[in-house]
């Protein structure tokens, strides 16, 4: 001196699917895959003509922080696969995407002693 891996600690970004069942008055409970499907609370919505939501906001866990990929968007895409997500190819070196600092320390240079 060095930030390529590591760690930490502030900072910040992301996602929250899917299937099946039943009750009968509320908006459940299961299974399934993921590192992660979590928890409160507010609005719309929907509901005995039989409901099993949608968004937004706190907050937990968890993944990720500069880039071939945490996610997002094309797309409610395209092939195979699965009951279906999921998951594997393609799309795709397409078009977005959130960093400091420290402690370590591969390495490199110097200089000292000693052989």
């Nucleotide at each position: 001196a060095g930030c390529a891996a590591u760690a930490a600690c502030u900072a910040g970004g992301g996602g929250u699917g899917u299937c099946c069942a039943u009750u009968g008055a509320g908006u459940u409970g299961g299974g399934c895959u993921g590192a992660g499907a979590g928890a409160g609370a507010a609005a719309c919505a929907c509901g005995a003509u039989g409901a099993a939501g949608u968004u937004u906001c706190u907050u937990g866990a968890c993944c990720c922080u500069c880039g071939g990929g945490a996610c997002c968007u094309g797309a409610u895409c395209u092939g195979g696969u699965u009951c279906a997500u999921a998951c594997c190819a393609g799309c795709g070196u397409a078009g977005g995407g959130a960093a400091g600092u420290u402690a370590c320390u591969a390495u490199c240079a110097u200089g000292u002693a000693c052989a």
TPP riboswitch aptamer (THI element) from Bacillus benzoevorans, 115 nucleotides, folded computationally. The source organism's lineage runs through Bacteria, Bacillota, Bacilli, Caryophanales and Bacillus. The coordinates come from a structure-prediction model, not an experiment, and the mean pLDDT is 76.